[in-house]
Molecule: Glycine riboswitch aptamer
Organism: Clostridiales bacterium
RNA sequence: GGACAAACCUCUGGAGAGACUCUAUGUGAGCACCGAAGGGGAAAACCGAAAGGUGAAACUCUCAGGUAAAAGGACAGAGGCAGAUUA
Numbered sequence: 001g002g003a004c005a006a007a008c009c010u011c012u013g014g015a016g017a018g019a020c021u022c023u024a025u026g027u028g029a030g031c032a033c034c035g036a037a038g039g040g041g042a043a044a045a046c047c048g049a050a051a052g053g054u055g056a057a058a059c060u061c062u063c064a065g066g067u068a069a070a071a072g073g074a075c076a077g078a079g080g081c082a083g084a085u086u087a
Base pairs, nucleotide, nucleotide: 008080009079010078011077012076013075018031020030021029022028032067033066034065038063039061040060041059045054046053047052
């Protein structure tokens, strides 16, 4: 002289699917549906004598969550902060 990535905060954008029916005033019951909070599953490949183990996702399952608005929302962009008076 001097970074990057992950973490945190703020702002912006941000999909899908019944404002269903019944009951009643209880986050109730029933059927249908969605996948982009979270959670589960496992391919190739690698390790192992074997049994097995590691093994990703926006794939998949719908446990959770959701199906007017609001809220939430993976992900993306910008800024801040930290990483770091570091490598």